[in-house]
């Protein structure tokens, strides 16, 4: 400098012309009326999309369902913190697999880099582990080794009942591993040492990591399989809800003590008990598709300073103002930057001509996924080059 | 807006839903038989990125997660 990778910001600017939308004001036609109001349309004035408005994947606010407690179901899952709160951030600790390096005969360890990880429990129980393979979970003798009988024959070879998990082979997994001691072969049978378990000590809020004693190894994997333990959770969703107007039915068919948030208990509120009719539940049908409010300034942003490793918080100061109804927010022209191509110059300049994604608010925030034309800042890595 | 189901072969649908054998069935579509031809019927055959992509697992259509598409509900 140039490439890659990894976090974070930013998503052109000014001016003009046209055009689209809501709000307000002002006018005009039509309609209906007391005031006045719909609609249509001009005129004018403020305003008019994001980082993801997406996906509706998770967490809340708000608002109705009666109140409270348990189960069902749901979901979460190393530790600590941050937050309204979270499956979300941060910070640790383990572990896996990849490079590199180093120690040790060796099994395995240590170190450094970067990455991953739905990371509780598989000595609470149950299932499942296909082919292959002699055996796959109460292991297991296929081939190979070993002595010992026997019969041939004699450096062997076949039979027989054993012995043996050291090698071979099969698989994703063969029941500690590695080195030596012992044996007829062998084998935690026996020792070291490495891993593994129990327990004790120190460290640490803590996951958890160091080091000591013991244990011959008892403990195969799967819980994004059932299922245990532990936290956490009630349902529904602005078309939730409130008011107002306008209509339609005054109905139908079970059920008859219940009914009130999925089941159960308590409370509470509502309601009927001869029939029948009201009523009181559960389903069906018919009307309505209007206004008004909910409605946006909020766990908002930015800047400086405390505090904290960090995420975040205190505090001062500042900063914004789509509210929408099936629903706008767009085109062009000029200058200027930005990026490509050419073209000109030793260069630096200069000129022509192209290009600028992804997308689209609809109750509101926090985050997660996924889309994205390009510019720009920083950190790692590699390659050149110059001190 | 909101909130529920679904994708498998050309069409319609199965699949061990609780995971391992070759991924099946009708109809369509081919060849061949029968016929004097067709049709029917018999027999035999071809055709699947199981919407995509990642992950658990020794193995994924199936479990799990994030994308795409499709229908339906609901004042």
């Nucleotide at each position: 400098g140039c490439a890659a990778u990894u976090a974070g910001u930013c998503g052109g600017a000014c001016g003009g012309u046209c055009g689209c939308g809501c709000u307000u004001u002002a006018g005009u036609a039509u309609c209906a009326u007391u005031a006045u109001g719909a609609u249509a349309u001009u005129a004018a004035a403020u305003c008019g999309a994001g980082g993801a408005a997406a996906g509706u994947c998770c967490g809340g606010g708000c608002u109705c369902c009666g109140u409270g407690g348990g189960u069902a179901g749901a979901u979460c899952g190393c530790c600590a913190g941050g937050u309204a709160a979270u499956g979300c951030c941060u910070g640790g600790g383990c572990a896996g697999g990849a490079g590199a390096g180093g120690a040790g005969u060796g099994a395995u360890c240590c170190u450094c880099u970067g990455u991953u990880g739905a990371c509780g429990g598989a000595c609470a129980g149950u299932g499942c582990c296909a082919c292959a393979g002699a055996a796959a979970a109460c292991a297991g003798a296929c081939c190979g080794c070993c002595a010992c009988u026997c019969g041939a024959u004699u450096u062997u070879c076949g039979a027989g009942g054993g012995g043996u998990a050291a090698g071979g082979g099969u698989g994703a997994a063969a029941a500690g591993g590695u080195g030596g001691g012992g044996u007829a072969a062998g084998a935690g049978c026996c020792c070291a040492c490495c891993g593994c378990g129990u327990u004790c000590a120190u460290g640490g809020c803590g996951a958890c990591a160091u080091g000591g004693a013991c244990g011959g190894c008892a403990c195969g994997g799967u819980a994004a399989a059932c299922c245990c333990c532990g936290g956490u959770u009630g349902g529904a969703g602005c078309a939730a809800g409130g008011c107002c107007a306008a209509g339609u039915a005054a109905g139908c068919g079970g059920c008859g003590a219940g009914a009130g948030u999925a089941c159960c208990c308590a409370c509470c509120u509502c309601g009927a008990c001869c029939a029948a009719g009201a009523c009181g539940c559960c389903g069906c049908g018919g009307g309505u598709a209007g206004g008004c409010u909910g409605c946006u300034a909020g766990a908002g942003g930015g800047u400086g300073u405390g505090a904290g490793u960090g995420a975040u918080u205190g505090c001062a100061c500042u900063c914004c103002g789509a509210g929408a109804g099936a629903a706008a927010u767009g085109a062009c022209c000029g200058u200027c930057a930005c990026g490509g191509u050419g073209g000109u110059u030793c260069a630096c300049u200069c000129c022509a001509c192209c290009g600028g994604a992804c997308a689209g608010a609809a109750c509101c925030c926090g985050g997660c996924u996924u889309a994205c034309a390009g510019a720009c800042u920083g950190g790692u890595u590699g390659c050149a080059u110059g001190a | 807006g909101g909130c529920a189901g679904g994708g498998u072969a050309g069409c319609u649908c199965a699949g061990c839903c609780g995971g391992u054998u070759u991924a099946g069935a009708g109809c369509a579509c081919g060849g061949c038989a029968c016929u004097c031809a067709u049709a029917a019927u018999g027999c035999c055959g071809g055709g699947g990125u199981c919407g995509c992509g990642g992950g658990u697992u020794c193995g994924a259509g199936u479990c799990c997660c994030g994308c795409c598409c499709c229908u339906g509900c609901u004042a």
Two RNAs folded together computationally: RNase P RNA and transfer RNA, 462 nucleotides in total.
It holds a member of the Rfam family "Bacterial RNase P class A". It is annotated as a ribozyme. Rfam links the family to the GO terms tRNA processing, ribonuclease P activity and dimeric ribonuclease P complex.